[in-house]
Context: one part of a larger RNA
């Protein structure tokens, strides 16, 4: 390679965007590249295959036949596919009206509560644990009241709750931008899907330059524990956590499940929008997008999945291919540095 696979056994890229490239809706009209058919050339021999025949068989040798599964040229066919024209509307997108949210980015701002500073008011302890004890505190602590300052983070509301491609997103307000669904007229007229390579975002740590710093806390000190205790448990506490720029490019980046459409039994919730009914607080039936739990079929090695499928057929792309060595070494790319990307092999079992 061909087959086969990819939730959990190796194995879906972290996520989108898009160029090549593959893949494409519905109706007619040409053309005939593919595609099918018929002729014809050509596929040298020998070898392999078949029938015979010749060495007494046999190997072995000979004749004759099929076959050479392929190109080339030419005469027709046109359902499919592709080319080219013209048309449609259900994909696809435009406008309109509703309308939705923790979607993004800036700024402005409010309350709890820690913490510290001043000052009142009081005295002898306070903290902390399994006990302790390091720590604080008559230089007045803890406890309390008042007023000051800072800085980070938004209790209730709060949810199998919304949004967002993912990460990830939550106090209020404004401003500015993105977006999703409904709903029906109008309007382009296939403009579409996916997608190597390439580009963009991208938790948390980490770096880089300047702020910032209250709480929390790797390192670090001390105090217990304990046979040790480089830990759990306590007192502290620096980086860091926040903020601006500016890298890093990784996560169990998880639904461990790529993508976009189609098709296939029901039942119970729910969050947003429509529509209709009635006995208009409201309650029921419907139809939509979107989010949970069950469950036929129907797939699965079982677990389970089951219309948000892991079922049934298609599209494209990533990936896998015994365990270790190894997500490693060398090289290349990228990066300040951390490394991070691409990726074997000897050897071994």
């Nucleotide at each position: 390679u061909u087959g086969g696979g990819u939730u959990u056994a190796a194995a879906g890229g972290g996520u989108c965007c898009g160029c090549a490239g593959g893949c494409g809706g519905u109706c007619a009209a040409u053309u005939a590249a593919g595609u099918c058919a018929g002729a014809g050339g050509u596929g040298a021999a020998a070898u392999a295959c078949c029938a015979u025949a010749g060495c007494u068989c046999a190997a072995c040798u000979a004749u004759g036949g099929a076959a050479c599964u392929g190109c080339c040229u030419u005469u027709g066919a046109u359902a499919c596919u592709g080319g080219u024209u013209g048309a449609c509307u259900u994909g696809a997108g435009u406008c309109a009206u509703a309308u939705g949210g923790a979607a993004g980015u800036a700024g402005a701002u409010a309350g709890a509560a820690u913490g510290u500073g001043u000052a009142g008011u009081g005295u002898a302890g306070c903290g902390g644990u399994g006990a302790a004890a390091u720590g604080c505190a008559u230089a007045g602590a803890u406890a309390u009241u008042a007023c000051a300052c800072g800085g980070a983070a938004u209790a209730c509301c709060g949810a199998u709750u919304g949004c967002g491609a993912a990460g990830g997103c939550a106090g209020u307000c404004u401003a500015c931008u993105a977006c999703g669904u409904a709903u029906a007229u109008a309007c382009u007229g296939a403009c579409g899907c996916u997608a190597a390579u390439g580009g963009a975002c991208g938790a948390a740590a980490g770096c880089g330059u300047g702020g910032g710093g209250a709480g929390c806390a790797a390192a670090c000190g001390g105090g217990a524990u304990u046979a040790g205790a480089u830990a759990c448990c306590c007192c502290g506490g620096u980086a860091g956590u926040c903020c601006a720029c500016g890298c890093c490019g990784u996560a169990a980046a998880c639904g461990a499940u790529g993508u976009c459409a189609a098709c296939u039994a029901g039942c119970c919730g729910u969050u947003g929008g429509g529509g209709g009914u009635c006995u208009u607080a409201g309650a029921c039936c419907u139809u939509u997008a979107g989010u949970g739990g069950c469950g036929c079929a129907g797939c699965u090695a079982a677990c389970g999945c089951g219309a948000u499928a892991a079922g049934u057929a298609u599209u494209c792309c990533g990936c896998c291919u015994g365990g270790g060595g190894a997500g490693u070494a060398c090289g290349g790319c990228c990066g300040c540095a951390a490394g991070g990307u691409u990726a074997a092999a000897a050897c071994u079992c």
Description:
The prediction has a mean pLDDT of 86. This is a predicted structure of a 349-nucleotide part of an RNA (small-subunit ribosomal RNA, central domain) from an uncultured prokaryote. Rfam family: Bacterial small subunit ribosomal RNA. The RNAcentral record of the full RNA draws on ENA.